[in-house]
RNA sequence: GGAGAAAGAGGCGAUGGGGUUCGCCUUCAAGCGCCGUUUGUGCGGCUGAUGACCCCUACGGACAA
Numbered sequence: 001g002g003a004g005a006a007a008g009a010g011g012c013g014a015u016g017g018g019g020u021u022c023g024c025c026u027u028c029a030a031g032c033g034c035c036g037u038u039u040g041u042g043c044g045g046c047u048g049a050u051g052a053c054c055c056c057u058a059c060g061g062a063c064a065a
Stems, first nucleotide, its partner, number of pairs: 009026005016056006033046005
């Protein structure tokens, strides 16, 4: 210096942050939503700040003060 293994740890789960928890990945990884059209690219449209729960922030709608 390279390779492999184990442990620890880290990362990821379609838009931000925190807590809890679940699942996945081991760096050539997990992950990068859906519908229509198109050979494909492209184009048009739709839902959600969560993987799930709770809270905060941002955005949208309605009502009241």